This is a predicted structure of a 128-nucleotide RNA (FMN riboswitch aptamer (RFN element)) from an uncultured Frankineae bacterium. Of the family's consensus pairs, 100% are formed in the model. It matches the Rfam family "FMN riboswitch aptamer (RFN element)". From the family's description: The RFN element is a highly conserved domain that is found frequently in the 5'-untranslated regions of prokaryotic mRNAs that encode for flavin mononucleotide (FMN) biosynthesis and transport proteins. A reference for the family is Gelfand et al. (1999), "A conserved RNA structure element involved in the regulation of bacterial riboflavin synthesis genes", Trends Genet. Gene Ontology term of the family: FMN binding.
RNA sequence: AGUGCGCUCCGGGGCAGGUGCGAUUCCUGACCGGCGGUGACAGUCCGCGACCCGCUCGCAGCCAGCCAGCGGUGGACCCGGUGGGAGUCCGGGACCGACGGUGACAGUCCGGAGGAGAGGCGCGCACG
Numbered sequence: 001a002g003u004g005c006g007c008u009c010c011g012g013g014g015c016a017g018g019u020g021c022g023a024u025u026c027c028u029g030a031c032c033g034g035c036g037g038u039g040a041c042a043g044u045c046c047g048c049g050a051c052c053c054g055c056u057c058g059c060a061g062c063c064a065g066c067c068a069g070c071g072g073u074g075g076a077c078c079c080g081g082u083g084g085g086a087g088u089c090c091g092g093g094a095c096c097g098a099c100g101g102u103g104a105c106a107g108u109c110c111g112g113a114g115g116a117g118a119g120g121c122g123c124g125c126a127c128g
Stems, first nucleotide, its partner, number of pairs: 002127006009120002015029004030108002032097002034048004043095002052072005058066002077093005099111003
């Protein structure tokens, strides 16, 4: 160096106009893009997380709920160019976006969430 364990901190972005009594929800146009990986930089490749569902240990125990583990579910891309190498870059044209709420259908508003979290920097101990 690396590996294991423990700890601190960090850890998601985005709207204007029109119609209408009423819409950041409709229409038109615009805007946004978590984490690790990958011969080369990724919302659309591989995998993970968030949301939702289920099972199990434990806490609690009337229920609700909480913690940990496991499982399930889980959206979307092509063409051309450069190159040794790109589904990641350049050019062009597309596409996608949890749940609950709402006077009217939501990626962009409000809420769970001052939460959780993939993981990242650092520190400590052990091995080496």